[in-house]
């Protein structure tokens, strides 16, 4: 240095003011941008990730049947696959940028409330990854 394989740590960010009976949810104005790639620095390109849906394994419960070997159904968990699941242009430098600089745009899960990207919950949770030690063997 590169590989395997443990331990541990880290691991989302942002709001005022107006109407009004009620809206940090309308309205106006602001504000924010996880991870790994990418010839060069990304919310807008490729993929990942949370979130919901469906399937299959295994696993734990519970009902019923029973030749007591198990079989069959239900639900809840844990993992695997799969589906869903947002959004940018022009110009400029340059060997190379839908990355960077100039100008204009747009995008933002579910569940809750007067309609949420900014509250409040699921979440003192999960995770894409990071990033430290240590073991192996070369």
């Nucleotide at each position: 240095c590169a590989c395997a394989u443990g331990u541990u740590c880290c691991g989302g960010g942002g709001a005022c003011g107006g109407u009004g009976a009620g809206a940090u949810u309308c309205c106006g104005u602001g504000c924010c941008g996880g991870c790994g790639g990418u010839u060069a620095c990304a919310g807008u390109c490729c993929g990942c990730g949370a979130a919901c849906c469906g399937c299959g394994c295994g696993u734990c419960u519970c009902u019923g049947c029973u030749u007591c070997g198990g079989c069959a159904g239900g639900a809840g968990u844990c993992u695997g696959c799969g589906g869903u699941c947002g959004a940018c242009u022009c110009g400029g430098u340059g060997a190379a940028a839908u990355u960077c600089c100039g100008a204009g745009a747009c995008c933002g899960a579910c569940a809750g409330u007067a309609c949420a990207g900014u509250c409040u919950g699921g979440a003192u949770g999960g995770g894409a990854g990071g990033a430290a030690c240590g073991u192996g063997a070369c």